Predicted 3D model of a 97-nucleotide RNA (Bacterial small signal recognition particle RNA) from Kouleothrix aurantiaca. Its Rfam family is "Bacterial small signal recognition particle RNA". The family's RNA type in Rfam is non-coding RNA gene. Clan: SRP clan. About the family: The signal recognition particle (SRP) is a universally conserved ribonucleoprotein involved in the co-translational targeting of proteins to membranes.
RNA sequence: GCGGUGCCAAAGAACGGCAGAUACUUGCUUAACCCCGCCAGGGCCGAAAGGCAGCAACGGUCGGUGAGUUCCUCUGGGUGUUCUGCGGCGCCAUUUU
Numbered sequence: 001g002c003g004g005u006g007c008c009a010a011a012g013a014a015c016g017g018c019a020g021a022u023a024c025u026u027g028c029u030u031a032a033c034c035c036c037g038c039c040a041g042g043g044c045c046g047a048a049a050g051g052c053a054g055c056a057a058c059g060g061u062c063g064g065u066g067a068g069u070u071c072c073u074c075u076g077g078g079u080g081u082u083c084u085g086c087g088g089c090g091c092c093a094u095u096u097u
Base pairs, nucleotide, nucleotide: 001094003092004091005090006089007088008087011084012083013082014081015080016079018076019075020074021073023069024068025067026066027065028064029063035060036059037058043052044051045050
């Protein structure tokens, strides 16, 4: 140097698992006024009939928070298995110096 063989191994891929996010469902909450709707009482206009604005309450929504579900999607790593193995270390045999 060539051939074979074993181990380590950067890096990568596939499948699974865990965690978080997203999404969905649900409970609570939210903004008393600077969200929406509906507006008791009271107020204003009107001769009246009625009308107007509109606080509380109630309902809804943006948001916040708890729980659950799905692994559809995304992210993470001292996660499991398998495959490849830049490169490195040995062994066997052979050739040359």